[in-house]
RNA sequence: GCUCUAGAAGCUCAACAUGUCGAGCACCGGACUUGUAAUCCGGGGGUCGGGGGUUUAAAUCCCCCCUAGUGCU
Repeated sequence: GCUCUAGAAGCUCAACAUGUCGAGCACCGGACUUGUAAUCCGGGGGUCGGGGGUUUAAAUCCCCCCUAGUGCU
């Protein structure tokens, strides 16, 4: 320098070929307990790495850039 993969909630990851961004754990509140843990119930939290473009509508398609990694030279 080139190729490919990935980037989404605090963390690990879903989201079928554009059509309401979810789950588990974590966090907060409550129940249970003498108390803690475990268990059960409820709740908050994301303009999806950044910037443009296409579209009625983009996490999703296209372009550029950033970060991490694989392979090649």
RNAcentral holds the sequence, with entries from ENA. Predicted 3D model of a 73-nucleotide RNA (transfer RNA) from Chauliodus sloani. Lineage of the source: Eukaryota > Metazoa > Actinopterygii > Stomiidae > Chauliodus. Rfam family: tRNA. Rfam links the family to the GO term triplet codon-amino acid adaptor activity. By type it is a transfer RNA.